[in-house]
Molecule: c-di-GMP-I-GGC riboswitch aptamer
Organism: Actinotalea ferrariae
């Protein structure tokens, strides 16, 4: 650097519930575990969705790409 183990020490949190902001998609906090080797960050392209006269917003755990990270079986 590749890779991603019946490895180690760990991390994260889907649905759903409770509170809460939001027009709303969804977002916070707390419950809770479907699952994640990037489910760590970023809205740059594609996609879905809010809203729609036009403008804009959400989702990064949809796919792509971008940047950063722990460990060392194996090459």
């Nucleotide at each position: 650097a590749g890779c991603g183990a019946c490895a180690a020490g760990g991390g994260c949190a889907a649905a759903c519930c409770c509170g809460u902001c939001g027009a709303g998609a969804g977002g916070c906090g707390g419950g809770g575990a479907c699952g994640c080797a990037a489910a760590g960050c970023c809205a740059c392209g594609g996609g879905a969705c809010c809203a729609c006269c036009a403008a804009g917003g959400u989702c990064a755990g949809c796919c792509g790409g971008g940047c950063u990270g722990c460990c060392g079986a194996c090459u």